[in-house]
Context: one part of a larger RNA
RNA sequence: CUGGGCGUAAAGCGUCCGUAGGUGGUUUGUUAAGUCAGGGGUGAAAUCCCAGGGCCCAACCCUGGAACUGCCUUUGAUACUGGCAAGCUGGAGCGCGAUAGAGAAAGAUGGAAUAUCUGGUGUAGGGGUGAAAUCCGUAGAUAUCAGAUGGAACACCAAUGGCGAAGGCAGUCUUCUGGAUCGUUGCUGACACUGAGGGACGAAAGCGUGGGGAGCAAACAGGAUUAGAUACCCUGGUAGUCCACGCUGUAAACGAUGAAUACUAGGUGUGGGAGGACUGACCCCUUCCGUGCCGCAGUUAACACAAUAAGUAUUCCACCUGGGGAGUACGGCCGCAAGGCUGAAACUC
Repeated sequence: CUGGGCGUAAAGCGUCCGUAGGUGGUUUGUUAAGUCAGGGGUGAAAUCCCAGGGCCCAACCCUGGAACUGCCUUUGAUACUGGCAAGCUGGAGCGCGAUAGAGAAAGAUGGAAUAUCUGGUGUAGGGGUGAAAUCCGUAGAUAUCAGAUGGAACACCAAUGGCGAAGGCAGUCUUCUGGAUCGUUGCUGACACUGAGGGACGAAAGCGUGGGGAGCAAACAGGAUUAGAUACCCUGGUAGUCCACGCUGUAAACGAUGAAUACUAGGUGUGGGAGGACUGACCCCUUCCGUGCCGCAGUUAACACAAUAAGUAUUCCACCUGGGGAGUACGGCCGCAAGGCUGAAACUC
């Protein structure tokens, strides 16, 4: 290499869009490139293989045959693949009629709570812990009432629920906007699938500039604990957390399970739609899309998976090939930096 694999043993890119490429529904005609059959030419000799023979045998050598699995050319075949032409409607897309939703962005707005400030009442404690202390308080705290300011997050509803490609998304209202599902089969007529490179998006933390700063809180300070305590506990507290714009591009970015299509027992919940039946919006029956649990066949090393497959098949892509060294070094590319991407070897077991 041929292979064998990729939920947990090494291995699915974090996700999507999409270029080249690969692959591709159904019918008819045509072509004959692939494919198949026959003929011709060539495929040097030696070697390899087979049958004989010569050196005492063998190695070695000689003779003959076969082979040289290939290439070129020609004559045919036309099922399949391809090319060309013309169609079809089941894939795909569009139209029309409905539906659900924390999908995205911008703006406006609400109440509870925390904190701070002002004023009233009121007096000696409060806070905190396993117990304490640091800390706050007679310059009047804690508590309580009234008012004001400001920032962040949205109790109940709430769900095994919904939406989104993933990351993720939750008070309420408005504007604008993406996608999905169901019904209808009206239109187009294979327009499809995957996708090396490439592009876009991408939690948290971090970075830059300018704002903001209530609560929380790395770092830091103090009090405790302890043999010590650079911790766990307590009192404080700065970056940060929030906003705008720009960067970073990583996560146990997980279903540790790539995308697409078809097929293969059932049972039971739940979200969205349609049809039937019915007095009926309930219940019931059927059906499509999503989301859970249980379970047969089958698969699996086992655990388990089981129509949302890890079953049975096809297409395309990514990735793996003993452990450590090491996701390191070097080089390259990217980044303001932090660092990211690509990614070895010696040596060792």

Description:
The part of an RNA shown here (small-subunit ribosomal RNA, central domain) has 349 nucleotides and comes from an uncultured bacterium. Rfam family: Bacterial small subunit ribosomal RNA. Its mean pLDDT, the model's own confidence on a scale to 100, is 89.